[in-house]
Context: one part of a larger RNA
C1' cells in the first nucleotide's frame, strides 16, 4: 500500500448495484416450502339447466284419444371431487457435519443400463379374478384396526403370437429350440394414449492415468489380503460374494498410522514467480436428529417416503400414540457479529394437463442494514466596516478566525407539492406483484443535508492554558520530574469526507 460475507467507537443526506449466522450439522413454538389429471374409472353431493322417458294429480276437449297444470321417479347436461388408477415427488431448494481418495481437477477408455424427447420399423389378439371409496356393523382415549355385503377402470392376471434375449449345432452363413409384450383405451372427423425392437440425443453408471495439505518424537502394513479356476450376482467390469488353489500385494520415490480439511473454475496480493483463500456466483462430491436396512421406481440404499434401534421433545383415558427447519420467514441458545413470521406467481424456469388451466417461500420483487462499491449533493456570484466575538500578543498596537460572516443578485441538483407518464406483455385480444415505479413538466424557496482523525520523527500539520514521572499517551523510537509542539482543554491547521478512526485476519 490494496484487500475483507467483517465487529467496534464516534457522525450519518441521497441514488443505483451487490451482499448479509463465518460461531452450536445447537433445539425448535407458528404458517407456508409438491402437486397435478374428470379428455383413465365409480361412487356420494348439488343444480331455478333439459323441445327427454314413465308414473300420479286437477282440469280442458269430447271419450280407443289429444291437450295443458303442478309433482315424483328415472336418463342426460352442468359443478363439486372422496377412492382407486397414471405422472411428478430421485428436480428444484439447503448445508459442509463426514470424506486424503468409493471425492476433485485434467486426459483416456470399454464390459453398461436409460422414464420422458425425436425419427424409423411392427403389433395391439381370446378371456379372466379382486379391490378401494361407498353401505352396515364392531373394537380403540386417539392414532388407526377389523368384520360383512357389493362395484369399475389406461388396476391387476392367464392364455396366444414374436425381428430382442439365451442355448444347441456348424468354419461361417444358416437352422433348431426355450423365454418375454400390449389399454383398439380416452375424447370424438384432425388428436391424446398403449406394446416390442432400432437408432439418435441428453443425463448417468463404471475403469484406468497423473495431480492433489502435516507430521517419521509414526517404519513397517495386509490375510478376501495378491493372484488364478469354477459358481453365484450386478444394467455392467471386477474378491463384488464364495468354493478350491497358489503365496502373493504395499512401503524411506513415505506404506500403515495420526492430526486438519469439501475439491474446482475462480478470489485476495504481488511487477512477476509466488503466497494465501474457495463468502456470494457456476460445475462435482457429500449430508439431511444420530446409527442400520430394504421397498418403489428408468433413475433413490429417498432433506418435507417406509422400516429397525437409540437420544430428545409432545399427547394420552397409561392400553398406547406423534415428531424431525443444514427449504421460506421467525424463535430461543451460542456469539464481537448477520435481515421480514412481508407481496406475486405478472415475467424467466419446473411439475401435471389434449387444452383452459392449476401449482410452485424455484424465481421476480419490496422490506431491514454506510456492510461493501460507484455516483450526486450539503450551494454559486459579488462583497472588508478587514465589524462584534473568540485566540494569541512585547498588550489601547498588531496578528489570526476571515470574502468567512453580514448584506446584495443568481440557481434548485436534491427537498416539498401538483400534473402527466412509458417500456418490461409475446400472435388480434385480455393480462403487471413491483407501482403513489422509473422518467418528464409546473409551482415554491438556500431552502432539507458534515463529520471524522490527527498536527514530537518516521508523517501533511503548531500554539496558550492545566498537570507536575501524578493524571494518562504509545504502531516503533519513546513523551510525562513545573516553561510538555507528545498527557488533558481552548484557539489554529493539516488528512479524508457521508464518511472518519480503532481492532482482527491476508498478502
Nucleotide at each position: 500500500g490494496a484487500a475483507u460475507g467483517a465487529a467496534c467507537g464516534c457522525u450519518g443526506g441521497u441514488a443505483g448495484u451487490a451482499u448479509g449466522c463465518u460461531u452450536u450439522a445447537g433445539a425448535c413454538a407458528u404458517g407456508c416450502a409438491a402437486g397435478u389429471u374428470g379428455a383413465a374409472u365409480u361412487a356420494a353431493g348439488g343444480u331455478u339447466c333439459u323441445a327427454c322417458a314413465a308414473c300420479u294429480u286437477a282440469g280442458a276437449u269430447a271419450u280407443u284419444u289429444u291437450c295443458u297444470u303442478a309433482g315424483u321417479u328415472g336418463a342426460g347436461g352442468c359443478c363439486u371431487g372422496a377412492a382407486u388408477a397414471g405422472c411428478g415427488c430421485a428436480c428444484g431448494g439447503g448445508u459442509g457435519a463426514g470424506u486424503a481418495a468409493u471425492g476433485u481437477a485434467u486426459a483416456a477408455g470399454g464390459a453398461c443400463a436409460u422414464u420422458u424427447u425425436u425419427a424409423u420399423a411392427a403389433g395391439a389378439a381370446a378371456g379372466g379374478c379382486a379391490u378401494a371409496u361407498c353401505g352396515u356393523u364392531u373394537g380403540g382415549a386417539a392414532a388407526c384396526a377389523a368384520a360383512c355385503a357389493g362395484u369399475a377402470a389406461u388396476a391387476c392376471c392367464u392364455u396366444a403370437u414374436a425381428u430382442a434375449u439365451u442355448u444347441u449345432u456348424u468354419a461361417a452363413g444358416a437352422a433348431a429350440a426355450a423365454u418375454a409384450a400390449a389399454a383398439u383405451g380416452g375424447a370424438a372427423u384432425u388428436c391424446c394414449g398403449c406394446u416390442u425392437a432400432u437408432a439418435a440425443a441428453a443425463a448417468g453408471a463404471c475403469u484406468u492415468a497423473u495431480a492433489u495439505c502435516u507430521g517419521a518424537u509414526u517404519a513397517g502394513c495386509u490375510a478376501g489380503u495378491u493372484g488364478g479356476u469354477g459358481a453365484g450376482a450386478u444394467a455392467a467390469u471386477g474378491g463384488c460374494u464364495u468354493a478350491c488353489c497358489a503365496a502373493g500385494g504395499c512401503g524411506a520415490u513415505g506404506a500403515u498410522c495420526a492430526g486438519u480439511a469439501g475439491c474446482u473454475g475462480g478470489u485476495c496480493u504481488g511487477a512477476g514467480a509466488g503466497g494465501a483463500u474457495g463468502a456470494a456466483c457456476a460445475g462435482c462430491c457429500a449430508c439431511a436428529c444420530u446409527g442400520g436396512a430394504a421397498u418403489u421406481g428408468a433413475a433413490a440404499a429417498a432433506c418435507g417416503g417406509u422400516u429397525c434401534a437409540g437420544a430428545c421433545u409432545c399427547c394420552u383415558a397409561c392400553g398406547g400414540g406423534a415428531g424431525g427447519c443444514a427449504g421460506c420467514a421467525g424463535u430461543c441458545g451460542g456469539g464481537a457479529a448477520u435481515u421480514u413470521u412481508c407481496u406475486g406467481c405478472a415475467a424467466u424456469g419446473g411439475g401435471c394437463g389434449g387444452a383452459a388451466g392449476c401449482u410452485u417461500g424455484a424465481c421476480a420483487g419490496a422490506g431491514c442494514a454506510a456492510u461493501a462499491c460507484u455516483g450526486c449533493g450539503u450551494g454559486a456570484g459579488g462583497u472588508a466596516a478587514g465589524a462584534a466575538g473568540g485566540u494569541c500578543g512585547u498588550a489601547a498596537a498588531g496578528a489570526u478566525u476571515g470574502u468567512a460572516a453580514c448584506c446584495c443578485u443568481c440557481u434548485u441538483u436534491u427537498c416539498u407539492a401538483a400534473g402527466a407518464g412509458a417500456g418490461a406483455a409475446a400472435a388480434a385480444a385480455a393480462u403487471g406483484a413491483u407501482g403513489u415505479c422509473a422518467u418528464c413538466u409546473u409551482a415554491g424557496g438556500a431552502a432539507u443535508a458534515a463529520g471524522c482523525a490527527u498536527c514530537g520523527g518516521c508523517u501533511a500539520a503548531c500554539u496558550u492554558c492545566g498537570u507536575g514521572c501524578c493524571a494518562g499517551c504509545a504502531g516503533c523510537c519513546g513523551c510525562g520530574g513545573u516553561a510538555a509542539u507528545a498527557c488533558g482543554a481552548g484557539g489554529g491547521a493539516u488528512g479524508c469526507a457521508a464518511g472518519c478512526g480503532u481492532u482482527a485476519u491476508u498478502c
Molecule: small-subunit ribosomal RNA, 5' domain
Organism: Leucomyxa plasmidifera